[in-house]
Molecule: transfer RNA
Organism: Spirochaetales bacterium
């Protein structure tokens, strides 16, 4: 260079136009004699960057940045 496929939270990973789910940690409560599980509650996401488009874009178009396959 070329082609697919990916980049959301400390970490995994869902959601493809209207509000961004879950789970693990964290932190707090309850339990215990106490730790651990179990159970409530609380935390935390400029959705890689810059632009279009729309009334609205994580989501559609374009550019660029990384990452991973394949082919040369």
């Nucleotide at each position: 260079c070329g082609u697919a496929g990916g980049g959301u939270a400390g970490c995994c990973a869902a959601g493809u136009g209207g509000c961004a789910a879950g789970g693990c940690g964290c932190c707090g409560g309850u339990c215990u004699c106490a730790u651990a599980a179990g159970c409530c509650g609380g935390u935390c996401a400029u959705c890689g960057c810059g632009g279009g488009u729309u009334c609205a874009a994580u989501u559609c178009c374009c550019g660029c940045c990384c990452c991973u396959g394949c082919a040369a």